């Protein structure tokens, strides 16, 4: 810089209080947070491979719409767009 972000997918071990980027809210969490490890799964961005398909390899992901809002469209609501963020190339 470009593309995508309302779909999808979790158990065990270890650990012992945080986590959901930031701020506010709201939520998850001792019926066990984060981190780490193992196994499993989702997806299909890249490679394989020109197309379709597949899911073998490289990433990514597996509470809630990127959890919601934050800035703009006079205000509020709804909605849309942006910004920021995340991931890939």
């Nucleotide at each position: 810089u470009c593309a995508u972000c309302a779909a999808g997918a979790g158990c065990g071990g270890c650990g012992g209080a945080g986590g959901g980027a930031c701020c506010g809210g709201c939520c998850c969490u001792g019926u066990g947070a984060a981190a780490c490890c193992g196994c499993g799964g989702c997806a299909a961005c890249c490679u394989g491979u020109u197309u379709u398909u597949c899911a073998a390899g490289g990433u990514g992901c597996c509470a809630a719409a990127u959890c919601c809002g934050g800035c703009g469209a006079a205000c509020g609501a709804a909605u849309c767009g942006a910004a920021a963020g995340a991931u890939g190339a």
Predicted 3D model of an 89-nucleotide RNA (SAM riboswitch aptamer (S box leader)) from a bovine gut metagenome. Its mean pLDDT, the model's own confidence on a scale to 100, is 83. The sequence is in RNAcentral, with records from MGnify. The model forms 96% of the base pairs in the Rfam consensus.